[in-house]
Context: one part of a larger RNA
This record gives sequence, structure tokens and C1' cells, in this order.
RNA sequence: CGUUGAAACUUGAAGAAGGCUGUCCCUAGUACGAGAGGACCGGGACGGACGUACCUCUAGUGUGCCAGUUGUUCCGCCAGGGGCAUGGCUGGUUGGCUACGUACGGGAGGGAUAACCGCUGAAAGCAUCUAAGCGGGAAGCCUGUUUUGAGAUGAGGUUUCGUUUGAGGUUCCCAGGAGACGACUGGGUUGAUAGGCCGGAUCUGGAAGCGUAGUGAUGCGUGGAGGUGACUGGUACUAAUUGGCCGAUAAA
Repeated sequence: CGUUGAAACUUGAAGAAGGCUGUCCCUAGUACGAGAGGACCGGGACGGACGUACCUCUAGUGUGCCAGUUGUUCCGCCAGGGGCAUGGCUGGUUGGCUACGUACGGGAGGGAUAACCGCUGAAAGCAUCUAAGCGGGAAGCCUGUUUUGAGAUGAGGUUUCGUUUGAGGUUCCCAGGAGACGACUGGGUUGAUAGGCCGGAUCUGGAAGCGUAGUGAUGCGUGGAGGUGACUGGUACUAAUUGGCCGAUAAA
């Protein structure tokens, strides 16, 4: 830009992906074979590599989470803290993201076939799978599974709304399940969209102060204490103000 206004939900032409494989057990030491050896068919178990999704478990990460601790400096000093030293170092760790973790997958079935195997059967009184006719037959082909998908210009369909008494979109702003930027998704006071605050969860692991025991280091009590990023429920306190623009073959 087109699809003769818009929103939501869709059909599926056409394309893409996938299609891998091993060992063991049963059938059965059976059929077969002098023996040695040793099956087809059928059924089951456990794997490898690969792929997709996810974070319940395990594990990793964790740079404004918690604790311990060294040196130094500052808060006048004690105590308690802040800064710097690779987040100073060390031990843990929520959300998120991950694999080393978890779950699942390769199909079954159907159709047409290849090589090949057949039935009936003449030409050619026989024979012959073929000439007429009819079957079987593969990890391969078409389906079946997942996915993109109406620029499929053949531009599809359904429902609802609207046509100037304006449907809808957008600018702008608050954000994230989205993200380089656009885009996408949610929200914008008729509001829980983000922050703050209040509860909860999780993590850390026993705060400060005071009391008490000890000369003291330190221990104990108050007290599963204090603190706690992303998680969760609530609450308009703060910020999403007001407005502008585009917009249909309507009417004239």
C1' cells in the first nucleotide's frame, strides 16, 4: 500500500519440522542341524544420541537478601554502624534464567506403490504373475502428528459494533508474561498498571538495647529474635491529568 469501516474468533491453499538406533529377557535351547551352533513370527524390559517444554525435585548462578570475618578510614569516644579493599573474603540464599534436573516425543492405523511373490488366464488345445482381470508387498511416497499460514491479489468465513448524532485506532503516560529500537501484552481515576505502605510466604539464623553469670574473651535470658530483591494477598498514599490527531461510498 492492497484486501471497499472496525473489533474478536476462525477455515486451511501452500510451506516447514519430525521419521534415528542398541543391548537384554520370554517364546525357546524350541523349529532346523550328525554335532557345533541356533532362529523367523510374536511379546516385554532397559538404554544411547537427538529434539521440545518446564523449574516440582536435585544442582548452578545470585553485584541494593541474611549472617560471619580481616585491614583501614569516617560517624568526637565506648557500643553500634557507613565507605574502600575482585560483591574485600567466607557460609547460605527468594524470584528469574538454566542443566547436570524433570516430563514427553520418533508412533499405531489407513491408502497407492518399488524390487519381488502370487491367483485366474489366453494369444500359442501345453505352459505362462499379464495381454483383459484380481491380490500381497518397504525405514521409502500420500496421509495420520506438531507448526507457520488469506499478499491463498482466487486477498476466504462467522459474530458483533459502526457509517459524521463517530464504530474503532493512535499520540501521551503507568508497566511487563514482551523487548536492541519499533513491535507485542496489560492498565490509565467508572483505576489495583507500577511504586510506596500493611499482612503472608521464602531465606538467613538468634538483631540492637537492657538484664544476668564471669576478672575477661564470652555465654544465657528477653526471643525462632531481628532483618529480608524480584514471590503472594490487600490498600488510592504517589504516578498513570486534561486534551489532541486519524478515522468509513453517510449527508450535502

The prediction has a mean pLDDT of 88. Predicted 3D model of a 252-nucleotide part of an RNA (large-subunit ribosomal RNA, domain VI) from Corynebacterium mucifaciens. The source organism's lineage runs through Bacteria, Actinomycetota, Actinomycetes, Mycobacteriales and Corynebacterium. Rfam family: Bacterial large subunit ribosomal RNA. Rfam links the family to the GO terms structural constituent of ribosome and ribosome.